[in-house]
This record gives sequence, structure tokens and C1' cells, in this order.
RNA sequence: CUUCAUAUUAGGCAAAACCAUUGAAAAAUGGCGACGCAAAGCUAAAGGGGCUAAAGAUGCCGGCACAGACACCGCCGCUUCCAUGCCAGCCAGUUGCAAAA
Repeated sequence: CUUCAUAUUAGGCAAAACCAUUGAAAAAUGGCGACGCAAAGCUAAAGGGGCUAAAGAUGCCGGCACAGACACCGCCGCUUCCAUGCCAGCCAGUUGCAAAA
């Protein structure tokens, strides 16, 4: 200087569960804890994929209210759609340490 995750790992990271906080949720942060990880570093506004659905929209739906009315309008619930919210420990992109070769 180059390469690399086949073998090694000084040091590094930390899944689930549990606790606390934030959030509508997904999830995030902190604590505890190690399932694992050679990029489990970084990038979620301009590659794919996944999660959530507050707001909004939706309906031969239900309730309430209004009413002459089972209609219209309104409110609430439920259904479905939807990211502007998330996930990098799904793929991807990008940078790169020690040891080793």
C1' cells in the first nucleotide's frame, strides 16, 4: 500500500424479556440484559421491501341528534384506503479500525 469475513478477536456493538420516559401507534431514548453481529458504524428527501394509521378520505355499516321521515345535514363508533410517522439487527448505498493474509 492492497485485500478480506474462510479461521482468529484485544477492544467494540447489543436482540428478546423486564423497568422508566416520550408517542395515537409503529417505534425511539435511558436502565438492566446478551440473542447475535466483521461494519449490528452512518444514510429512511430523491432504489426496493417491511411496520404503524394520528390527521384526512371512505361506506347499500351501526348508534345518537335533527325531523313528518328509515331521506338530507351533523356528531360518535366501526370498516377500508392513505405517510406526512417509523424500521439500516431485511436487501441496498456509503465510509472504515485493530489483528490477520
Record summary: This is a predicted structure of a 101-nucleotide RNA (c-di-GMP-I riboswitch aptamer). Its mean pLDDT, the model's own confidence on a scale to 100, is 79. Its Rfam family is "c-di-GMP-I riboswitch aptamer". Rfam describes the family as follows. GEMM was predicted in a large-scale screen for bacterial structured RNA regulatory elements. Its family is annotated with cyclic-di-GMP binding in the Gene Ontology. The sequence was found by an Rfam model in a public genome assembly.